This is a predicted structure of an 88-nucleotide RNA (c-di-GMP-I riboswitch aptamer) from Sporolactobacillus shoreae.
């Protein structure tokens, strides 16, 4: 001087739950509220996990059931882009 790590500092984001709103619904948006997160910052490409309004079927008509995303979950797990600080 160049690396790795990672404390300290300066911040960030924001579980559940409540309360209003979309929405069949999962689940999203806001507000409150903090369980935790070094990308809990992006993006539904692979995988996974949910949820079935239409469809199909199946059932004693009704009534129930089953299958199925084209719906959703990046705080499920790869991955693609972007990202402050930096002692010992």
């Nucleotide at each position: 001087c160049u690396u790795u790590c990672u404390a300290a500092a300066g911040g960030g984001c924001a579980a559940a739950g409540c309360u209003g709103c979309u929405g069949a619904a999962a689940a999203g948006c806001a507000g409150u509220g903090a369980c935790g997160c070094a990308a809990a910052g992006u993006c539904a490409c692979a995988g996974g996990u949910c949820u079935a309004a239409g469809g199909c079927g199946a059932u004693u008509u009704u009534u129930u059931c089953g299958c199925u995303a084209u719906g959703a979950c990046g705080g499920c797990u790869g991955g693609u882009c972007u990202u402050c600080c930096g002692u010992a």

Description: Model confidence (mean pLDDT): 85 of 100.